[in-house]
This is a predicted structure of a 360-nucleotide RNA (Bacterial RNase P class A) from an Actinomycetes bacterium. Its Rfam family is "Bacterial RNase P class A". Rfam describes the family as follows. Ribonuclease P (RNase P) is a ubiquitous endoribonuclease, found in archaea, bacteria and eukarya as well as chloroplasts and mitochondria. Rfam links the family to the GO terms tRNA processing, dimeric ribonuclease P complex and ribonuclease P activity. The family's RNA type in Rfam is ribozyme. The gene name in the source record is rnpB. The model forms 93% of the base pairs in the Rfam consensus.
C1' cells in the first nucleotide's frame, strides 16, 4: 500500500413558539415531571401472568435430532467433534438409524440402475469361404460408449481372451486391543473376508419433548329496556308538571322498592421488571454472583406532531479557490410483558484478523 474475513456502534443536535397524550399541584387560569424503536414489523419460537381440563399410565398425533455447556424455557446462544469449500483469516451443514428390524423409490439417457448387466470391443470353437470376412452358439466387465451413480483404485502373476481367481501396496468396511479426552471422537495396532450404492426434507425404527384457549385471556361495577317478589293505588286520586318549600292549579292509570343475571358504558388487569447502568469476582465463552445507583411511554375515535433558527453530514447548480445558492435526512413506528429468530435499514464510524506486494 492494495485485496479481503469477523464482530459491532450510530441511526441528525440545540433552542423559541403552537399543539397532543398521562401524571402530581391548584378553586380556575395554568405551571411542572415524562412521552416510541434497533428493529416498536413478521407473529415464526419458546417462557411469565390469567381462564378451563386434568388420579397415574398407556396409545394417537405433533416436533426436536453430532457431544458437553449456558437459560425461566427454547427449533435459541456458547465452546468443541466430524463431513465439505476456501492459499488463509474464516464460511456452510433439517448433523440419529440405509451390513444385525422391515417396506418402498432412484426422472432423463443407458445394453444394463441392485437375488446387476453383453450395444461397440476381446477370445477361442463350429458352418461357409481361395482369402479378407460372414453367421451361429458360447466365454469375458480389462477398454470404449451413456448417467449423478455401473458391485473397490494402482501394478503384477494368470489366462483362449478376462476376472480379487491369486498376489504385493492403497482405500473402506466388520469385530477387536491400547492410549488420550466428561464426552462427540482422535490416534496407533491386531484380526477377517476380499468390497458393502445412494435416499429416513418415504415410510418406518430410536431417543427426548409436547394439555387447551389466549390481555377481545380474566375480575369489579353497572344503565335502558324485559322479568321476579312486595308495597300504595285505580275517581273516597298512587304519582307526574310547575315550584327551594306549603297552598295552588293542571294531567291523571298505573306507580315505588328491592332482588337475581350482567347488554350498552366505565373501571381493572396496566407496567418495577428473568429491568437498566456501573463496578468487583468466576468462567475460552454464552452466562454467572455480589454490591452500589436510577426510574425510563401506557393511549383505548388509541396521543408522541407541526413552524422557524442555528449547526452536523450530504447532493446537485454556479465558481480558480473560499464560497454561494436550491434540495431532501435510511428503515420504519408501541398497545399485556419479556427471551430469542427471521425480515427492512441511506449514511457515518470503530474494533479484531488474514494474503499478496514492497521499505527498513
Nucleotide at each position: 500500500a492494495g485485496a479481503g474475513u469477523c464482530g459491532c456502534c450510530u441511526g441528525g443536535a440545540u433552542c423559541a413558539c403552537c399543539g397532543c397524550g398521562u401524571u402530581a399541584c391548584g378553586a380556575a387560569a395554568g405551571u411542572g415531571c415524562c412521552g416510541a424503536g434497533g428493529a416498536a414489523a413478521g407473529u415464526c419460537c419458546g417462557g411469565a401472568c390469567u381462564c378451563c381440563a386434568g388420579a397415574g399410565a398407556g396409545c394417537a398425533a405433533g416436533g426436536u435430532g453430532g457431544u458437553g455447556g449456558g437459560u425461566a424455557a427454547c427449533g435459541c446462544c456458547c465452546a468443541c467433534c466430524c463431513g465439505g469449500g476456501g492459499u488463509g483469516a474464516c464460511c456452510c451443514g433439517c448433523g440419529g438409524g440405509a451390513u444385525c428390524a422391515g417396506u418402498g423409490c432412484c426422472a432423463c439417457a443407458g445394453a444394463a440402475a441392485u437375488u446387476a448387466g453383453a450395444c461397440c470391443g476381446c477370445c477361442g470353437c463350429a458352418u461357409c469361404g481361395c482369402a479378407a470376412g460372414a453367421u451361429g452358439a458360447g466365454g469375458u466387465a480389462a477398454g470404449g460408449g451413456u448417467g449423478a451413480a455401473a458391485c473397490g483404485g494402482u501394478g503384477g502373476u494368470g489366462u483362449a481372451a478376462g476376472a480379487g481367481a491369486c498376489c504385493a501396496c492403497c482405500a473402506g468396511c466388520a469385530u477387536u486391543u491400547a492410549u488420550g479426552g466428561u464426552g462427540a471422537c482422535a490416534u496407533a495396532g491386531a484380526u477377517g473376508g476380499c468390497u458393502a450404492g445412494g435416499u429416513a426434507a418415504a415410510c418406518c425404527c430410536c431417543a427426548c419433548c409436547u394439555g387447551g384457549a389466549g390481555c377481545a385471556a380474566g375480575a369489579c361495577c353497572a344503565a335502558a329496556a324485559a322479568g321476579a317478589u312486595g308495597g300504595c293505588g285505580c275517581u273516597u286520586g298512587a304519582g307526574a308538571a310547575c315550584u327551594g318549600c306549603u297552598c295552588g292549579u293542571u294531567c291523571g292509570a298505573g306507580u315505588c322498592a328491592u332482588c337475581a343475571g350482567g347488554u350498552a358504558g366505565g373501571u381493572u388487569g396496566c407496567u418495577u421488571g428473568a429491568u437498566u447502568c456501573u463496578g468487583c469476582a468466576a468462567g475460552c465463552a454464552a452466562u454467572u454472583g455480589c454490591a452500589g445507583a436510577a426510574c425510563u411511554a401506557g393511549a383505548u375515535g388509541g396521543a408522541u406532531g407541526g413552524u422557524g433558527a442555528u449547526c452536523c453530514a450530504u447532493u446537485c447548480g454556479c465558481g480558480a479557490a473560499a464560497g454561494c445558492g436550491a434540495g431532501g435526512g435510511a428503515c420504519a413506528g408501541g398497545a399485556u410483558c419479556c427471551g430469542g429468530c427471521u425480515u427492512a435499514u441511506a449514511g457515518g464510524g470503530c474494533g479484531a484478523c488474514u494474503c499478496u506486494u514492497c521499505u527498513u